This is a predicted structure of a 127-nucleotide RNA (FMN riboswitch aptamer (RFN element)).
RNA sequence: AGUGGCAACGGAGGCGGGGUGAGAGUCCCCACCGGCAGUAAAGCCUGCAAAGCCCGCGCUUUUCCGCGCGUGCCCGAGAGCGUGAAAUUCGUUCGCCGACGGUAUAGUCCGGAUGAGACGAGUCGGC
Numbered sequence: 001a002g003u004g005g006c007a008a009c010g011g012a013g014g015c016g017g018g019g020u021g022a023g024a025g026u027c028c029c030c031a032c033c034g035g036c037a038g039u040a041a042a043g044c045c046u047g048c049a050a051a052g053c054c055c056g057c058g059c060u061u062u063u064c065c066g067c068g069c070g071u072g073c074c075c076g077a078g079a080g081c082g083u084g085a086a087a088u089u090c091g092u093u094c095g096c097c098g099a100c101g102g103u104a105u106a107g108u109c110c111g112g113a114u115g116a117g118a119c120g121a122g123u124c125g126g127c
Base pairs, nucleotide, nucleotide: 002127003126004124005123006122009120010119016030017029018028019027031108032107033098034097035048036047037046038045043096044095052073053072055070056069057068058067059066078094079093080092081091082090100111101110102109
């Protein structure tokens, strides 16, 4: 360093000001935020996770609904210039994106969620 077991730990940030209105952290103007791995240091390069959807199975007396498990699908957004051996990752300029349910229309509030989770760290070995 690779590989195996174990138990259990960690594992997401952000609305401050103004306007309209009966009512907005949801609309409008300004503001603010950025999971995991890889790689020259990445929200917008590649891959992954979560959310969402289909089907199947299980539980619920059957259906519906709901919950759980499995398989599959789906899964947002970037350019210019500069430095350099190397950067869509750094610097700079301008730009863009953000599940579902609730509610005055939500990336930022509340909820599923004291959940799940990529992954990180720990411990014990054999080779």
Of the family's consensus pairs, 97% are formed in the model.
It matches the Rfam family "FMN riboswitch aptamer (RFN element)". Gene Ontology term of the family: FMN binding.